[in-house]
This is a predicted structure of a 126-nucleotide RNA (c-di-AMP riboswitch aptamer (ydaO/yuaA leader)) from a marine sediment metagenome.

């Protein structure tokens, strides 16, 4: 460096059926949006605003990076919790427009990786 296959980590991103037209359908689960009454706001207007996500924010720097940082992860049968250490802190969409919000429409089910040592409780097995 490549291939297989076993354990397993981040996210909603699994798992079931018909099918082989199928790059389809269709249920279950998760998981986002849009949408009344009450309740809130008196916001917005090319200086727009909204929304998914943990990924917001200062600072110097310029040739788009570097230094922090809210937040966020970090397995060895499972939970929780403390200490250390280490990973990371993007970006995408909608399109003038949406506060919350039953009924009730709606959409997604991808991708990316190997980020671990010690004490403490608790379940469960032997």
């Nucleotide at each position: 460096u490549u291939u297989a296959a076993u354990u397993g980590c981040c996210a909603a991103a699994u798992c079931c059926u018909g099918a082989c037209g199928a790059u389809c359908a269709g249920g279950a689960g998760c998981g986002g949006g849009g949408g009344a009454a009450c309740c809130a706001u008196c916001u917005u207007u090319u200086g727009g605003g909204g929304g998914g996500g943990c990924a917001u924010c200062g600072c110097c720097a310029u040739a788009u990076g570097g230094c922090g940082u809210a937040a966020g992860g970090u397995a060895a049968c499972c939970u929780c919790a403390a200490c250390g250490g280490c990973c990371c802190u993007a970006u995408c969409c909608c399109g003038g427009c949406a506060g919350c919000u039953a009924a009730c429409c709606u959409c997604g089910c991808a991708g990316g990786c190997a980020u671990c040592g010690u004490u403490g409780a608790g379940a469960a097995g032997a």